[in-house]
Predicted 3D model of a 1455-nucleotide RNA (small-subunit ribosomal RNA) from an uncultured Candidatus Altimarinota bacterium. Rfam family: Bacterial small subunit ribosomal RNA. Model confidence (mean pLDDT): 84 of 100. The sequence is in RNAcentral, with records from ENA and SILVA.

RNA sequence: UAGAGUUUGAUCAUGGCUCAGAGUAAACGUUGGCGGCGUGUGUCAUACAUGCAAGUCGAACGAUUCUUAGGUGGCUUGCCAUCUAAGAAGAGUGGCGAAUGGGUGAGUAACACGUGAGUAAUCUGCCCUUAAGUGAGGAAUAACUUCACGAAAGUGGAGCUAAUACCGCAUAAUAUUCUUGAGAAUAAUCUUUUAGAAUUAAAGCCUUCGGGCGCUUAAGGAUGAGCUUGCGUCCUAUUAGCUUGUUGGUAGGGUAAUGGCCUACCAAGGCAAUGAUGGGUAGCCGGCCUGAGAGGGUGUACGGCCACACUGGGACUGCGACACGGCCCAGACUCCUACGGGAGGCAGCAGUAGAGAAUCUUUCGCAAUGGGGGAAACCCUGACGGAGCAACACUGCGUGACCGAUGACGGCCUUCGGGUUGUAAAGGUCUUUUCUGAAGGAAUAAUUCUGAAUGUACUUUAGGAAUAAGCACCGGCUAAUUCCGUGCCAGCAGCCGCGGUAAUACGGAAGGUGCAAGCGUUAUCCGGAAUCAUUGGGCGUAAAGCGUCCGUAGGCGGUGAUUUAAGUUAGAUGUUAAAUCUAGAGGCUCAACUUCUAGAUCGUAUCUAAAACUGAAUCACUAGAGACUUGUAGAGGCUCGUAGAAUUCUGUGUGUAGGGGUAAAAUCCGUAGAUACACAGAGGAAUACCAAAAGCGAAGGCAGCGAGCUGGGCAAGUUCUGACGCUGAGGGACGAAAGCGUGGGUAGCGAACGGGAUUAGAUACCCCGGUAGUCCACGCCGUAAACGAUGGAUACUCGGUAUUGGCACAUCGACCGUGUCAGUGCCCAAGCUAACGCAUUAAGUAUCCCGCCUGGGGAGUACGGUCGCAAGAUUAAAACUCAAAGGAAUAGACGGGGACCCACACAAGCGGUGGAGCAUGUGGUUUAAUUCGAUAAUAAGCGAGGAACCUUACCCAGACUUGACAUCUCGGGAAUUCUGAAGAAAUUCGGAAGUGCCGUAAGGAACCCGAUGACAGGUGCUGCAUGGUUGUCGUCAGCUCGUGCCUUGAGGUGUUCGGUUAAGUCCGUAAACGAGCGCAACCCUUGUCAUUAGUUGCAUUUUUCUAAUGAGACUGCCCUGACUUAGUUAGGGAGGAAGGUAGGGAUGACGUCAAAUCAGCAUGGCCCUUAUGUCUGGGGCGACACACGUGCUACAAUGGCCGGUACAAUGGGCAGCCAAGGAGUAAUCCGGAGCCAAUCCCACAAAACCGGUCUCAGUUCGGAUUGAGGGCUGAAACUCGCCCUCAUGAAGUUGGAAUCGCUAGUAAACGCGUAUCAGCCAUGACGCGUUGAAUAUGUUCCUGGGUCUUGUACUCACCGCCCGUCACAUCACGAAAGAUGGGAGUGCCCGAAGGUCCCUGCUCAGCAGGGGACUAAGGCAAAACCAUUGAUUGGGAUGAAGUCGUAACAAGGUA
Repeated sequence: UAGAGUUUGAUCAUGGCUCAGAGUAAACGUUGGCGGCGUGUGUCAUACAUGCAAGUCGAACGAUUCUUAGGUGGCUUGCCAUCUAAGAAGAGUGGCGAAUGGGUGAGUAACACGUGAGUAAUCUGCCCUUAAGUGAGGAAUAACUUCACGAAAGUGGAGCUAAUACCGCAUAAUAUUCUUGAGAAUAAUCUUUUAGAAUUAAAGCCUUCGGGCGCUUAAGGAUGAGCUUGCGUCCUAUUAGCUUGUUGGUAGGGUAAUGGCCUACCAAGGCAAUGAUGGGUAGCCGGCCUGAGAGGGUGUACGGCCACACUGGGACUGCGACACGGCCCAGACUCCUACGGGAGGCAGCAGUAGAGAAUCUUUCGCAAUGGGGGAAACCCUGACGGAGCAACACUGCGUGACCGAUGACGGCCUUCGGGUUGUAAAGGUCUUUUCUGAAGGAAUAAUUCUGAAUGUACUUUAGGAAUAAGCACCGGCUAAUUCCGUGCCAGCAGCCGCGGUAAUACGGAAGGUGCAAGCGUUAUCCGGAAUCAUUGGGCGUAAAGCGUCCGUAGGCGGUGAUUUAAGUUAGAUGUUAAAUCUAGAGGCUCAACUUCUAGAUCGUAUCUAAAACUGAAUCACUAGAGACUUGUAGAGGCUCGUAGAAUUCUGUGUGUAGGGGUAAAAUCCGUAGAUACACAGAGGAAUACCAAAAGCGAAGGCAGCGAGCUGGGCAAGUUCUGACGCUGAGGGACGAAAGCGUGGGUAGCGAACGGGAUUAGAUACCCCGGUAGUCCACGCCGUAAACGAUGGAUACUCGGUAUUGGCACAUCGACCGUGUCAGUGCCCAAGCUAACGCAUUAAGUAUCCCGCCUGGGGAGUACGGUCGCAAGAUUAAAACUCAAAGGAAUAGACGGGGACCCACACAAGCGGUGGAGCAUGUGGUUUAAUUCGAUAAUAAGCGAGGAACCUUACCCAGACUUGACAUCUCGGGAAUUCUGAAGAAAUUCGGAAGUGCCGUAAGGAACCCGAUGACAGGUGCUGCAUGGUUGUCGUCAGCUCGUGCCUUGAGGUGUUCGGUUAAGUCCGUAAACGAGCGCAACCCUUGUCAUUAGUUGCAUUUUUCUAAUGAGACUGCCCUGACUUAGUUAGGGAGGAAGGUAGGGAUGACGUCAAAUCAGCAUGGCCCUUAUGUCUGGGGCGACACACGUGCUACAAUGGCCGGUACAAUGGGCAGCCAAGGAGUAAUCCGGAGCCAAUCCCACAAAACCGGUCUCAGUUCGGAUUGAGGGCUGAAACUCGCCCUCAUGAAGUUGGAAUCGCUAGUAAACGCGUAUCAGCCAUGACGCGUUGAAUAUGUUCCUGGGUCUUGUACUCACCGCCCGUCACAUCACGAAAGAUGGGAGUGCCCGAAGGUCCCUGCUCAGCAGGGGACUAAGGCAAAACCAUUGAUUGGGAUGAAGUCGUAACAAGGUA
């Protein structure tokens, strides 16, 4: 020392990404009241107009000009000349300054910087102290005058003149040089007043006459500077070798001074893996930011140092420069020009242009502080002090305070009640920081004058709430939510992610939250990140142990003793500039800011002390290591030889038609004789059994037998050496298979290749062949899932068991046993681990050394290097892209995984569908409309259990608008009935009748008409907003909970297991014990009996029947089998009407399918409101090339037709069922009895049975279709009903692939009834009875389901996931003939200025001319490196719905 989001269905761990914090020389968006204080070109070290930024001294000097005063002279009396004094100006000579101050960060990886030393190897103007001196001379020159040249800048000649300018002379030492005595031991040197010799200096000015300021020499101080040096100081090895003045020496030169700094000669060194050299980047530090710290980042402002001043080179002057506002040369650029030639350098302050996301005024003043000059006055000072601009940062203040509820209006929301904005406003009382006006008015000067800022700060007074609030956010992280709009659009987004019609995530509004003169965004740095881990991480499976060993450097290292003091520890001293920081005080009203004091400044240098540990030195030791002796096991290695079995081939013989191969086949071999059998021969490769968890080896690896050579291990002995050890960067050696080179060899096998199959295809899997190769020799390659996915060494830490090799004990002895050493395995404790697991052969506990890792992809790739004959190996990135990728374990789901079990699931059967005609539903098509919904199973004779009108929702036409329907308000009228006209009707316009009920006499109730507005209405949308209901898995046996226990956790246990069952049914076991919803039972019905009752039942009563209550069945009894005692269960039997759930029904767990339904109903939201509502007429829902589903009727003789005869049950009936009787061929009509039903009616059941006929044919089968005539219902039968009669007489002769139902009173066949309903398209649906079978050995397979287990890369859960090519688009990168540019270097050429050297000349301090070497820029040449670009090309990444296949995940269908 704080964490959070994000990989998953969920979990743990790994791991990246992202967020919350702080900071900024910032910028952008938006908003903006005041003060203080700081900061402000980070980019082009780009170019600069204009002004200013370094001058000063007359007390160093001469000349000149002006003013004033005085004197003298001339005189024209106010002028000229001259002298003196004072003052002013200022070119020039001279002095000092200009090397400071100010700017910038290009260069520089360096003694540049920081820190600590050294300088006995040095200098230091002005300043301070001390000592001594300041004598006496000389020759010039600028200014000035004059002449000349030039456009200018400027220059030259002649002449005059002064000095603190310049030059000799004198004097002088503690100065310098030389000689010398003495001393020191940091010794190429130093000290010392030893003695001596030689050389070397000066300048004056002012004065109040006291002196002051200067000058010269010497010694010392202070300050500043130079040089040397220890340590520290970025990235890169895809930069490994660099260096010739290079390294050292001697001598000389040069410098203030050491030194290859330079030159000559001599030697051949110097640096480097502790990273030289090269490349890239960069001014360094005090500090600043962050952080708990260690660290990380940074170097703006302030301060210290360095470097630079247009670019490059050079020197001069000077105390100091190789000089920002100096000089010379070269170059680029700009300007002037008379074209001859000249001038310039803002990285000083302002300012301009340009660049850029971006950074200010061409301000005031020297009043203060500081600097230069001067004796001073004073002058100069863009240093500095101030002001201006900018919310750029920090800091302070304000935008009002108190009261004020009918909680106003308005806004927003609403469940319509209200809530909220909100004491907020209005209103009342008050205040005046700020603001405006007025008046006064500092300090900054300690020290005489002097105040830019400034009439500023501040004070007083007047006025009046007056002048002053925004920005971001509100899905989670993260404080704060609602409405409207939009509808995967527009948009948002830091990460996860929002948006496809109810968006707390977009846009607006209201409200809220946060901060506030700011608020957000972007950028960047630290933090969080223990995510490079020293503090403080890891490597079996998540990323990560080199394939193995040997060994160099390095790191680490056993026991005892002595010494030392490098590390270490303690103390002291110096230093660690100031500022910053911390603490305490002080000053601005506070704060920011600032002043003072103290501390700190973690480092470093020196000194002292200690001696345990490490190091160093020395002496010893034997437990580590090694040697020796005696034994011992072994597929350890290499070479040579040899053996038998088998395969193949060859020869001969026997023998005949096949063989071979596969899931099945074929290619193939074989009548030219195969396969098979026998004998003989050839050749190559490999070594069955033994054989094993065994053995050996460093690893790779090693297997018949024998011989030779050879490495290592182990045991025992305890004889020797005496730490000789461990690890090991680079390096070296070995290193499976495949592959390569050369030469052999080749039986079998066998990439490539050929053929045959399979397949949609099959460049595969299977089959037949077959070349390289496999084998040998020699040489390469150097990689593997080279794996124990586990580096090596040492020590320690419970046990059990097996085995290999030795030894000891025990035993007479072999076994067995006990102990021990070295191996090899298994199980397990502690401990560890994310878990799985590891566990004396550690993944435990520790130490040492090496290697390696840091999200996934791109990529072990590109480029470069090294190696290789090649293949390739090794070393090894980036752009770009994603928010994950990955590990272990959990619950499910799934598997062409396994085990067990069930079901008309299959099998065994019976009958159908699919073919025909028709009925009906659906799709499609058509239409003005063919209303809508239902669409695998789980839609399709379904909603619809009745579409001619109505229904009706659709279409066309005509109408209505508070409405066809509901409530409220107002007005009128009873209601109601009849009727005329127009019209298709709705509707419109009339006529007549009628005057009710209650009543307190106002009116009221029901009903009708008219009016107004609230509202009505909607089969309009959303079943993906919903309720309710339903289908399906499935009447399958499952689904869960409480407590306990186990696990870090998801979760598990229970519910698993052994039996058993229809069943999670029951029993036993068991860390579980119990419980709930399901199962079963309780309910209804059928079957038996009993009791009671009797409308009806022709009929008395038993019986039947009807309908009410009961009984009855429970594996209860017996036998046998299985398991596990108890017991459970299975089979059989008795009895019984019924026997193992007696048959059937109702009953449907947790849940699944966003399954179905807004058109049954209800309902949120949205939409329509003279229409998407309402009414009316007509049409449509009935169409018709076609496709599908469900059915009916058939195809006939087990039948059709005709005649006769028999037996049911469930039901229904008053706008009804309808008898008898009559009419009609019949439908039906007339008729009217009976019945509100056990009474009457519908109502004759039909198959069956008896008799006859038909005789296998498109028929006496079949009945479609069509014509004609009738009947019934109903306003109405054309579109579009049903029935009857006659006539007509289609397809169809048992139905392809495929598919459905059914296990007993079932299938099949036969008829009957009912609901709906005027009628009916009913062959449908729901019920009823009659006749009445066949088959099941069983669970291999198909389908569906259940339990356990296993694998998984699936969880939208296999209708899953997912790979690669191709096609399209975009992006970044590599290669590429080349092209362009850049920096650095090498060689050669040329060579300015410059100093230096040489020569010559002169008027010789010196100057002039000439030459040599060095040398900047420039030119030439050849390579290398870096960057940009390049037709084309290569792979990579990304992209809702492209193509081809299906490689991986399950045994993924060939592991």